[in-house]
RNA sequence: GAGUUUGAUCCUGGCUCAGGACGAACGCUGGCGGCGUGCCUAACACAUGCAAGUGGAGCGACGAACCAGGCUUCGGCCUGGGGCAAAGCCGCGAACGGGUGAGUAACACGUGGGUAACCUGCCCCGAUGAUUGGGACAACCCGAGGAAACUCGGGCUAAUACCGAAUGUGCCCUCCGACCAUAAGGUCGCUGGGGAAAGGAAGCUUCGGCCUCCGCAUCGGGAUGGGCCCGCGGCCCAUUAGCUUGUUGGUGAGGUAACGGCUCACCAAGGCGACGAUGGGUAGCUGGUCUGAGAGGACGAUCAGCCACACUGGGACUGAGACACGGCCCAGACUCCUACGGGAGGCAGCAGUGGGGAAUCUUGCGCAAUGCGCGAAAGCGUGACGCAGCAACGCCGCGUGGGGGAAGAAGGCCUUCGGGUUGUAAACCCCUUUCAGUUGGGACGAAGCUUCGCCGGUGAAUAGCCGGUUGGAGUGACGGUACCUUCAGAAGAAGCCCCGGCUAACUACGUGCCAGCAGCCGCGGUAAUACGUAGGGGGCGAGCGUUAUCCAGAUUUACUGGGCGUAAAGCGCGUGUAGGCGGCUGGUUAAGUGUGAUGUGAAAUCCUCGGGCUCAACCCGAGAACUGCAUUGCAAACUGGCCUGGCUCGAGUGCAGGAGAGGGAAGCGGAAUUCCAGGUGUAGCGGUGAAAUGCGUAGAUAUCUGGAGGAACACCAGUGGCGAAGGCGGCUUCCUGGCCUGUAACUGACGCUGAGACGCGAAAGCGUGGGGAGCGAACCGGAUUAGAUACCCGGGUAGUCCACGCCCUAAACGUUGCGAACUAGGUGUUGGUCGGAUUGACCCGAUCAGUGCCGCAGCUAACGCAUUAAGUUCGCCGCCUGGGGACUACGGCCGCAAGGUUAAAACUCAAAGGAAUAGGCGGGGGCCCGCACAAGCAGCGGAGCGUGUGGUUUAAUUCGAGGCGACGCGAAGAACCUUACCUGGGCUUGACAUGCAGAGGAAAUGCUCUCGAAAGUGAGCACCUCCCGCAAGGGAUCUCUGUGCAGGUGGUGCAUGGCUGUCGUCAGCUCGUGCCGUGAGGUGUUGGGUUAAGUCCCGCAACGAGCGCAACCCCUGUCCUUAGUUGAAUUUUCUAGGGAGACUGCCGGGCGAAACCCGGAGGAAGGUGGGGAUGACGUCAAGUCCGCAUGCCCUUUAUGUCCAGGGCUACACACACGCUACAAUGGCCGGUACAACGGGUUCCGACACGGCGACGUGAAGGCAAUCCCUUAAAGCCGGUCUCAGUUCGGAUUGCAGGCUGCAACUCGCCUGCAUGAAGUCGGAGUUGCUAGUAAACGCUGGUCAGCACACAGCGUUGAAACGUUCCCGGGCCUUGCACACAC
Repeated sequence: GAGUUUGAUCCUGGCUCAGGACGAACGCUGGCGGCGUGCCUAACACAUGCAAGUGGAGCGACGAACCAGGCUUCGGCCUGGGGCAAAGCCGCGAACGGGUGAGUAACACGUGGGUAACCUGCCCCGAUGAUUGGGACAACCCGAGGAAACUCGGGCUAAUACCGAAUGUGCCCUCCGACCAUAAGGUCGCUGGGGAAAGGAAGCUUCGGCCUCCGCAUCGGGAUGGGCCCGCGGCCCAUUAGCUUGUUGGUGAGGUAACGGCUCACCAAGGCGACGAUGGGUAGCUGGUCUGAGAGGACGAUCAGCCACACUGGGACUGAGACACGGCCCAGACUCCUACGGGAGGCAGCAGUGGGGAAUCUUGCGCAAUGCGCGAAAGCGUGACGCAGCAACGCCGCGUGGGGGAAGAAGGCCUUCGGGUUGUAAACCCCUUUCAGUUGGGACGAAGCUUCGCCGGUGAAUAGCCGGUUGGAGUGACGGUACCUUCAGAAGAAGCCCCGGCUAACUACGUGCCAGCAGCCGCGGUAAUACGUAGGGGGCGAGCGUUAUCCAGAUUUACUGGGCGUAAAGCGCGUGUAGGCGGCUGGUUAAGUGUGAUGUGAAAUCCUCGGGCUCAACCCGAGAACUGCAUUGCAAACUGGCCUGGCUCGAGUGCAGGAGAGGGAAGCGGAAUUCCAGGUGUAGCGGUGAAAUGCGUAGAUAUCUGGAGGAACACCAGUGGCGAAGGCGGCUUCCUGGCCUGUAACUGACGCUGAGACGCGAAAGCGUGGGGAGCGAACCGGAUUAGAUACCCGGGUAGUCCACGCCCUAAACGUUGCGAACUAGGUGUUGGUCGGAUUGACCCGAUCAGUGCCGCAGCUAACGCAUUAAGUUCGCCGCCUGGGGACUACGGCCGCAAGGUUAAAACUCAAAGGAAUAGGCGGGGGCCCGCACAAGCAGCGGAGCGUGUGGUUUAAUUCGAGGCGACGCGAAGAACCUUACCUGGGCUUGACAUGCAGAGGAAAUGCUCUCGAAAGUGAGCACCUCCCGCAAGGGAUCUCUGUGCAGGUGGUGCAUGGCUGUCGUCAGCUCGUGCCGUGAGGUGUUGGGUUAAGUCCCGCAACGAGCGCAACCCCUGUCCUUAGUUGAAUUUUCUAGGGAGACUGCCGGGCGAAACCCGGAGGAAGGUGGGGAUGACGUCAAGUCCGCAUGCCCUUUAUGUCCAGGGCUACACACACGCUACAAUGGCCGGUACAACGGGUUCCGACACGGCGACGUGAAGGCAAUCCCUUAAAGCCGGUCUCAGUUCGGAUUGCAGGCUGCAACUCGCCUGCAUGAAGUCGGAGUUGCUAGUAAACGCUGGUCAGCACACAGCGUUGAAACGUUCCCGGGCCUUGCACACAC
């Protein structure tokens, strides 16, 4: 910096990512080299080999080869020299080097000091000495025991082994004195006492010795290395708060190299601790390493310093040094050997093995170099070390080729089929040859040392020794390695991860919440850039990813650099201890502070510069740095200390006033409730939404009188008062705390805060004893309810009250710690004081203290706060660090108990939150609409039938539609067809379209026959074409064959277009600019009126605009006018066209001089006249892939297509919409009147005739204002029926007919006769309708061969009801919200 809480926003806050690092591991892959690194786990156990020896110039013994001499039987033997190897005595080393990190929270480490409290082998310097004796023990020999390890006895022997004596420069102890210093001490002089030693080698020798070197002893000094002590520094837990008896100190003694309770005896009773003792956990410490801007955080591999350890525990010995990794003793565990008696061992040395583990190497070479031990030296030893091996474990470097090359090849992938991409990539042409391979050459590292020669010194010396030497020779593990060179040829050398966002890189296929992915958010349920594969792309590259861990990002522990009103976070309140902080002004000091100097801060590392490997990594040199510590000089502003000196404004005291439910105790009072007694009085009272339980005829309630008892104090009363908070309210008295004002006499910083501590602390609760009227947990009844362990009602115990003692919590809240200072105001109120004005309780002004509201700057995420701060600062305290788990568990403390206080973890989530925004919602509010309710009319729901749907059935009962907004819906009409379904029979370029290739003849077409249910099949006959062209031929049409393809009412309406439904004909939905807000967003569009309306008016940080509303369009109502077939005809009716008319225009009133509303006039019509068409932004993943179109998927002798038959018409049921009824406002019969919209040539069909009728025959007229459909019906008049399952009702069924049609069996309609079912007005519930409406009545049309109770229209007759509490739906404003797929 980013992602992630939300519909969106800002904030808080956690989680996650991008970076760097690594002793790593795992997966895939792997060409070369250099330099590094490599058991982090079991301080688990270890086979085998090696890792510490060396000195013969300390000593004895032994004595191979070889040399010399002698002997010889010629085999050899003896003597002398010589000295390898091995063992022993002795010396030095073995305390170093190497390993590991178990232990250790400690003077262990780091840093700086101290040691006048100490030691120091080998090394260096100086001084002095080394005289003289003695006795042993190994080896060896003999003997013995034992399986072994080993041991024992006897005997011989040497020394630089051991022990005496002597000497004493010096040294140690000591008496005394002097000087210095002072905590014990140091120096000098003196008295007494004490203690040393070892020899060896070379050479020369006159054999007496001399000389040189190495060694020995004592003392002093140095160097080096160490011991001990101290200041300071560096982990976690307080759910570890008290620890300690050698403990703390003293005296004396012992012990040590040395101080010291280090140890002991005695004495005293101390010592440590909140600045964290003691206890527990964890841990080697550091230089440094990683990270980070830094501060910091984490770590402590390799390298370096220190410490600790060496199977575990303990112990000492030797020694200069050890309490000793490859020494000893004891104990323990383990392993091994054993003859069972007893022994041996210690890889945390180098390799290596087993084991553990995700995981960490060769049983290599060499002492050539560096270093160490021993030695006089040569030299020997050295798993230290130098090298090599293994491992991409890390860092660094190099390569896998370079240039050209478009027909943009092939192949792959994608595609809109045109192409795009892989891609100059490849091929191909030209060139180069690093590395690997091959050929040949070939180091540095060697300085030194040895040896030979030469020179010089010493010396008598050509010995020896020492020194020199540009001389000769020798000495290399690595290694025939680095490096150089020859040859050949692009030849041998590329992978891994990723591609939804963060985060750089996209398509196809497969899969279908499956398989899987995933660091976080999250992907996958049939079009997945997120899974798998492919193509392509991105990143890094001999590596790439993953995992683990650390730092960063994280200002997410905040020192740098955070917070606490509501997000996590102010202790319930006070008093006050430690601590922190502290007014004005002098003097002093120098702790802090500042500045300088000196010492130290190891090396390496980091940084800078330079240098060496071809570069780099790596290595070397120099510098800087190491921010620290210590010592010391100076300064004195500030902070502090000190003895201090002074001051008054902070703080306090005094004096004079003041207000108050401040606290404690005692007493007193009235109203009310209840109870008791009595009187009056009678049937109810009480209670609720309504009731009931309850009380009451044994006399209640009501009412009056008297009495008892307890508790609480109406009015006053007030965002009034007091108190630190909790809290405090009748009146009086007593005791008592605090506060305010005025004054300025006194003290002189006496102050602020406050961890612990102590006190107070509502209600409830607990203990003991009282008290108990009312109220009232628990409990008991009554209701309510699905239930009702509640809300409501009737009772009622604890409790509430008092005294004393506990408890100690709270939304103990202003969710705001205390104190101080500063920073605009306005307005109310309480208590003082002062001034003005007054007769004045008034009033006006100022000021102090309190308490409210509003508001500027400022602050805040916003809300808000704002002199009573949440502003600007200072001081101190408390508290917070994601949500849940958890105001929890365990432990501690407190409590009689209840419980309180302190307070985690496992696990789990990707959030949990705050404020604000716009919606939606609310059994929130306000305003207002709608046949929404109410009022009313007619229905539905019951019956029969029709139609649709569900269900069931079926071979199939094709499919869709599903609350409103599916269900007389798609379907404006399923007998075949339709038809998509089922059964069966056929066809396969196909029923239909089009391209190409080939063939054909004529075809197409018609007819007849065969088989067949048909489709179709076979045969025959008829016809024998059109255009161009001289012809050949070509074209058109047709058939056949083949091939591209057709076809699909198959899937997906959740891939879509289009269309439609719905909210809703509701009045809303938005935009531009401006303004406001960090932002989402707001404003406009809210407000006051008004309207059917966001309609209009007014106002307004808004001003305008768009889509909607309205109007424009159509029908209708009045009139005028023009024209007109028809009509018998007209001023007229009618039809068609044009026009007028209505606009709140006029009058009155209301309102704001508005919009507008009410009333009226006129008018056919009056306030949108009535009706229609017209449907804003959007919502429902609403409906439709079966109207049509269309992506993708599926199918291709079938899911296509043709045909016959069947089905869509089934039927126990259920629902929806209708029709007909149940009758008398009716049925039937007769007579009679009045429409409109419409339709008609494959049609409407008059009149006439036949038939009871449906209808038939025949046929006029009509392409229609002419003819026909066409008698409208209810109505009216007359008659009859008389309340009956009927002369209601017509279902069902039988028979006989008619019509359409290829065909009425499944399955049409109609007619006649006969039959005559249910049904007597319909439960809960529910629908429509506000006027020419409902209701009633018929008529017409589309579809259609036929079929209408449906649908779409038409007219005829023609009502009732007038309010907004409620139900439903909707609009606007407002409010709450933990809702957002939005109740």
Molecule: small-subunit ribosomal RNA
Organism: uncultured Actinomycetes bacterium